[in-house]
RNA sequence: UAAGUAAGACAGACGAUCGCGGUCGGGCGCGUAAGCGUCCGGGUGAGGAAAGUCCGGGCUUCAUAGGGCAGGAUGCCGGAUAACGUCCGGUGGAGGUGACUCCAAGGCCAGUGCAACAGAAAUAUACCGCAGGAGAAAUGCUACGCAUUUCCCCUGUAAGGGUGGAAAGGUAGCUUAAGAGACUACCGUCCGUCCGGUAACGGGCGGAGCCAUGUAAACCCCAUCCGAAGCAAGACCAAAAAGAAAGCGACAGGUCGGCCCGGCCUGCUUUCAGGUGGGUCGCUAGAUGCGGCUGGCAACAGCCGUGCCAGAUAGAUGAUCGUCCAACGACAUAACCCGGCUUAUCGUCUUGCUUACACC
Numbered sequence: 001u002a003a004g005u006a007a008g009a010c011a012g013a014c015g016a017u018c019g020c021g022g023u024c025g026g027g028c029g030c031g032u033a034a035g036c037g038u039c040c041g042g043g044u045g046a047g048g049a050a051a052g053u054c055c056g057g058g059c060u061u062c063a064u065a066g067g068g069c070a071g072g073a074u075g076c077c078g079g080a081u082a083a084c085g086u087c088c089g090g091u092g093g094a095g096g097u098g099a100c101u102c103c104a105a106g107g108c109c110a111g112u113g114c115a116a117c118a119g120a121a122a123u124a125u126a127c128c129g130c131a132g133g134a135g136a137a138a139u140g141c142u143a144c145g146c147a148u149u150u151c152c153c154c155u156g157u158a159a160g161g162g163u164g165g166a167a168a169g170g171u172a173g174c175u176u177a178a179g180a181g182a183c184u185a186c187c188g189u190c191c192g193u194c195c196g197g198u199a200a201c202g203g204g205c206g207g208a209g210c211c212a213u214g215u216a217a218a219c220c221c222c223a224u225c226c227g228a229a230g231c232a233a234g235a236c237c238a239a240a241a242a243g244a245a246a247g248c249g250a251c252a253g254g255u256c257g258g259c260c261c262g263g264c265c266u267g268c269u270u271u272c273a274g275g276u277g278g279g280u281c282g283c284u285a286g287a288u289g290c291g292g293c294u295g296g297c298a299a300c301a302g303c304c305g306u307g308c309c310a311g312a313u314a315g316a317u318g319a320u321c322g323u324c325c326a327a328c329g330a331c332a333u334a335a336c337c338c339g340g341c342u343u344a345u346c347g348u349c350u351u352g353c354u355u356a357c358a359c360c
Base pairs, nucleotide, nucleotide: 001356002355003354004353005352006351007350008349009348010347012324013323014322015321016320017319018318020045021044023042024041025040026039027038028037029036030035047331051342052341054340055339056338057337058336059230060229061228062227066261067260068259069258071226072225073224074223075222076090077089078088079087080086091105092103093102094101095100106221107220111219112218113215114214115213127161128160129157130156131155132154133153135151136150137149138148139147140146141145169187170186171185172184173183188210189208190207191206192205193204194203195202196201234281235280236279237278243272244271245270246269247268248267252266253265254264255263256262288307289306290305291304292303293302294301295300
């Protein structure tokens, strides 16, 4: 200098003018009431994803709480957390020269399945081949006899070749008529044992020729965990009104995610018809923001200090000017809240590490 890799920050700031929402303080007005309107002043007002609604919760109701079956989720080890399918660290595996990245990472010796096509054969082999023996024919040679070639049959073989993702574990050698874990060495597999580590796991030593592949993101087995519905949850105030018919009725009905047991309540279900379109709470002070110290590799935890930064309800958070500036241009605009994950995305900056080249 170039390329890469990991983490982080920003998403406009300041001032003025005008205009909106809410809150606090004050004034005025309306209403039977719940409450509402208006004026002045102070403070304040949309993101890193507010998106997806994919996980987990807080909160509310069922509800006073259960047992079993079915169902669902997670799946190496240790930790963090309110919890999680998230995060941190490690182990094993895969990719990359590397920094690093990724993994749906328990079990195929519990059982049951599936493996198309190709290939002779896919839970077990012999298509081509190699070796030995018998027979027939031809040729050559020193005609006895030997050698070579071709055809066919029998026996042995799984080393070599082909097909395939995978063909009786791999490489090298010895033996053999030709081969072959038949045997040897080194690997692999399994068993035993020792050492290190909390553990996953790693390493050492010894033994056995050892057994046949893959697939569980196939059914399944094992371990751990799991109530449901949801702020349109739910609670209160004010106002208004009208019930009728049918069915079941304690051996009944309703209710507790599905089913069974069990529990609780005493009425429940269906059809037709009528009244209330009002207001308040829930609703933002939190598993909270920022800063510092301590502990920890880290996720994070503890302590101290400091701050209050949207709560709309047909839905506010804007416009103009000036200065600064890399940025209003992309993706995009709060609705009970929080912790994550996933997806979309303009531009700028900072730091660590890796590789290559050049110079000293």